RNAcentral holds the sequence, with entries from MGnify. A computed fold for a 97-nucleotide RNA from Anaerotignum lactatifermentans, annotated as SAM riboswitch aptamer (S box leader). The coordinates come from a structure-prediction model, not an experiment, and the mean pLDDT is 81.

Parts: sequence; structure tokens; C1' cells
RNA sequence: CUUAUCAAGAGUGGUUGAGGGACAGGGCCCUGUGACACCCGGCAACCGGCGGAAACGCAUCGGUGCCAAUUCCCCCGCAUGUUUUGCGGAAGAUGAG
Repeated sequence: CUUAUCAAGAGUGGUUGAGGGACAGGGCCCUGUGACACCCGGCAACCGGCGGAAACGCAUCGGUGCCAAUUCCCCCGCAUGUUUUGCGGAAGAUGAG
């Protein structure tokens, strides 16, 4: 850079001990009833693998990924019309190339 996905799913465990939710700021939250991280465990099915003519399926094994809240919300455009909802985009994350 291209492309696909991002409303589902995943612990009453162990260690540790104060922060965390991508960046800056704001909001709103989570957190000593233990955050973050690591281990174990799990989820999922993108790639590999297996079955299949295909659609698709499986999860015993490998590579990632993921396990509060829509990608927690914000930004831009269009529609709606009353501060809301929908669609698209941007930004971001992950996989594959």
C1' cells in the first nucleotide's frame, strides 16, 4: 500500500500490586470486592490443517488475534429533525497478501 472483518463470544483461577480504557485533549467509565502485566484457562475461526464437488462445516494440532462498555463516546459528510437515529467516510485494531 491492497483487501476482509470490527453489535456476537470468552474465568468465582494463580502471581503481582496502582493504575487502566490506542495517541493529545475532553467526556464517561473500570479499578484495594485488586487495575496493568505475566502464567494458566477460555473465545473465535483470519491463515495453515482436516472433511467436502462446492456452498459450507470441524476445533485434535500449528501461526496470529482476542477475552468491561459498538473500535466505550467524540472528528467529517449526507439524511432525519431535535440534540436523537441511520448511512457513509476519516482515524484505529486485527488477519491475509
The organism belongs to Anaerotignum, within Bacteria.